Transfer RNA from an uncultured Bacilli bacterium, 73 nucleotides, folded computationally. The coordinates come from a structure-prediction model, not an experiment, and the mean pLDDT is 82. It matches the Rfam family "tRNA". Rfam describes the family as follows. Transfer RNA (tRNA) molecules are approximately 80 nucleotides in length. The sequence was found in a public genome assembly.
[in-house]
RNA sequence: CGAGGAUUGGUGCAGGAGGUAGCACGCUUGGUUUGGGACCAAGAGGUCGUGAGUUCGAGUCUCACAUCCUCGA
Numbered sequence: 001c002g003a004g005g006a007u008u009g010g011u012g013c014a015g016g017a018g019g020u021a022g023c024a025c026g027c028u029u030g031g032u033u034u035g036g037g038a039c040c041a042a043g044a045g046g047u048c049g050u051g052a053g054u055u056c057g058a059g060u061c062u063c064a065c066a067u068c069c070u071c072g073a
Stems, first nucleotide, its partner, number of pairs: 001072007010025004019056001027043005049065005
């Protein structure tokens, strides 16, 4: 320098073909227990890496940039 991949709650990951985002663990509260753990119920928590564009509407499509990984020269 070129090619490809990844970026989504605190962590690890889904999200097939555009219709305002979910799972597990963790966290908070309550129940249960002498207490803790386990279990059960409820809840909080996400400008979807950044900025533009297309569209009535973008996590998803297009472009640029940033970080990381792999390959090639």